[in-house]
Predicted 3D model of RNase P RNA and transfer RNA as a complex of 565 nucleotides.
It holds a member of the Rfam family "Bacterial RNase P class A". From the family's description: Ribonuclease P (RNase P) is a ubiquitous endoribonuclease, found in archaea, bacteria and eukarya as well as chloroplasts and mitochondria.

RNA sequence: CAGGUUGGUCGGGCGAUCGCGGCCUCACAGGUUGAGGUCGAGGAAAGUCCGCACUCCAUAGAGCAGGGAGCCGGGUAACACCCGGGACGGGGGGCUGAGGUAGACUGGCGGUAAUAACGCCAGUCUAGAGCAGCUUACCUGUCGGAUCGGGCCACAGAGACACAUCGCCAGCGGAGUGCCUGUCACUGCGCUGGUAAGGGUGAAAAGGUGGUGUAAGAGACCACCGGCGCCAGCAGCAAUGCGGGCGGCCAGGUAACCCCCUCCCGGAGCAAGGCCAAGCAGGGACAAUCGCCGGCAGCUGAUGUUGCUGGCGGGGAGGCUGCUCGUCUCCUGGCUGCCCGACAGCCGCAGUUCCGGGUAGGCCGCACGAGGCGCGUUGAGAGACGCGUCCCAGAGAGAUGAUCGCCGGGAAAGGUUUGUUGUCGCUGGAUGAAACCGGCCUCACCAAACCUUGCUUACAGAAUGCGGCUUAUAGACCGGCCUGGGUG
RNA sequence: GGGCGCGUAGCUCAGCUGGUUAGAGCGCACGGUUCACAUCCGUGAGGUCGAGGGUUCGAGUCCCCCCGCGCCCACCA
Numbered sequence: 001c002a003g004g005u006u007g008g009u010c011g012g013g014c015g016a017u018c019g020c021g022g023c024c025u026c027a028c029a030g031g032u033u034g035a036g037g038u039c040g041a042g043g044a045a046a047g048u049c050c051g052c053a054c055u056c057c058a059u060a061g062a063g064c065a066g067g068g069a070g071c072c073g074g075g076u077a078a079c080a081c082c083c084g085g086g087a088c089g090g091g092g093g094g095c096u097g098a099g100g101u102a103g104a105c106u107g108g109c110g111g112u113a114a115u116a117a118c119g120c121c122a123g124u125c126u127a128g129a130g131c132a133g134c135u136u137a138c139c140u141g142u143c144g145g146a147u148c149g150g151g152c153c154a155c156a157g158a159g160a161c162a163c164a165u166c167g168c169c170a171g172c173g174g175a176g177u178g179c180c181u182g183u184c185a186c187u188g189c190g191c192u193g194g195u196a197a198g199g200g201u202g203a204a205a206a207g208g209u210g211g212u213g214u215a216a217g218a219g220a221c222c223a224c225c226g227g228c229g230c231c232a233g234c235a236g237c238a239a240u241g242c243g244g245g246c247g248g249c250c251a252g253g254u255a256a257c258c259c260c261c262u263c264c265c266g267g268a269g270c271a272a273g274g275c276c277a278a279g280c281a282g283g284g285a286c287a288a289u290c291g292c293c294g295g296c297a298g299c300u301g302a303u304g305u306u307g308c309u310g311g312c313g314g315g316g317a318g319g320c321u322g323c324u325c326g327u328c329u330c331c332u333g334g335c336u337g338c339c340c341g342a343c344a345g346c347c348g349c350a351g352u353u354c355c356g357g358g359u360a361g362g363c364c365g366c367a368c369g370a371g372g373c374g375c376g377u378u379g380a381g382a383g384a385c386g387c388g389u390c391c392c393a394g395a396g397a398g399a400u401g402a403u404c405g406c407c408g409g410g411a412a413a414g415g416u417u418u419g420u421u422g423u424c425g426c427u428g429g430a431u432g433a434a435a436c437c438g439g440c441c442u443c444a445c446c447a448a449a450c451c452u453u454g455c456u457u458a459c460a461g462a463a464u465g466c467g468g469c470u471u472a473u474a475g476a477c478c479g480g481c482c483u484g485g486g487u488g
Numbered sequence: 489g490g491g492c493g494c495g496u497a498g499c500u501c502a503g504c505u506g507g508u509u510a511g512a513g514c515g516c517a518c519g520g521u522u523c524a525c526a527u528c529c530g531u532g533a534g535g536u537c538g539a540g541g542g543u544u545c546g547a548g549u550c551c552c553c554c555c556g557c558g559c560c561c562a563c564c565a
Stems, first nucleotide, its partner, number of pairs: 001484010012407007020040008028031001042459001046470002049468005054269004061325004066265005071085005086143006092136006101127010144260002149258002151254003166198001167195007175187004179182001207225006226250002228247004233242003273364004282355005289348001290313010314332006333347005357564003371390008408457003412453008421444002425440005489561007498514004507545001516532005538554001540552003
């Protein structure tokens, strides 16, 4: 310098004119006013996917159900986020290996009358691509449990989680053929049993390789390797790592299927919610409508009875939503019929819900905050703490823009200059002549710098606020790592 | 602003606990029936299951993330 990869920052600047919104001040013509000042979008304001603040519902109860998180440690108001670490996997890079391909060389053979061309074989070297194994100071993804239990594993295949309808082997029965004529050999068939070696299927086949062993086989046994479990050791806060001993223990996958373990979670959302003003018209549906005890007052000679009120219990409705329990709030009243009761009928009732009616106004919430910037301390980092400084949009169907000029960035076209390389021509040196070494010049390609011209300059747009994630994004700048090249 | 739901053939919908080749009705094309049309009968075409990524041996279905469409809401008495 170029390419790849990865992280961070920014995401046009200045000026003029016109225009928009909020606030403050001033003016008078007193409002859809004018003048001045000041402030006025983002890294994602987006998706609404997480987590909070805030407000109301019962200061938000219990259990079940439901939802979510899930390696370890740390950060944080909190998180599904961030930082550091761990294990496993993928990519990229590096190393090694085997085989093939292509080219070159050498040798042999063929080829030919003979060389040669060409073909075949072998060896050596080189090349790039692919394959396999190992490794990793790079990049990146995933993360509880498959030894609680259940479910599922299509098709294919003998067999999909413990199986025998391929195959191998043994026994029995029966048939055929052969001959040395029998406890014979061979080949089919049927039944019974052993087996997981082998072929083959599949995404996945019961640890792998070698041996012993056996009728055939098999961790049945042995050696090495791999995994798992148990035991204790060292390092680490831990996840985990390293090495050791014992046990043939050899165990399929799936938990983004149910489930098990640990932890967390009440619901709704600023159209939350509070205050004020204006205006209207109510109606339907849904229930228990009781008991006991006490106080006061009236009536009565008294038992008692009537009215008001309180407590306990029962019943009903509702609040926290799916269920149960607890708790809280509210209701449980009157009239008529009969002399009374019982009974019947009618009216009413907080609340819930449905239909209908009215309003479409103002203020607050609502901009000083887990706030920005700078410096310092601390920490490996995310971050924490301290000091200084600044005030920085707000809102209502919704302001933050447009034009011009200059500058900047980008890609393109044209031109000029310079340079490298190649080349036509002329020419100088050297030489017997060339090759060779220079000079001038033409043309071509490429690169750089400068000039001119027009074009272009992304994604996007606050609505209660904040922390994250994800998605979109022209271009510019800075850094880390890897590879290649150049210079010293 | 906030909260929910849905995307499968031209249209309207199925597809149940993941399973082999995604179905049905209407519509469309062709053939038959008819003198002709309709009806009727038969045959056939037509699908990136809205897009992408992941889990799995395997995804229309499960998980994540985008895109498009639709629905609901305030206050007073």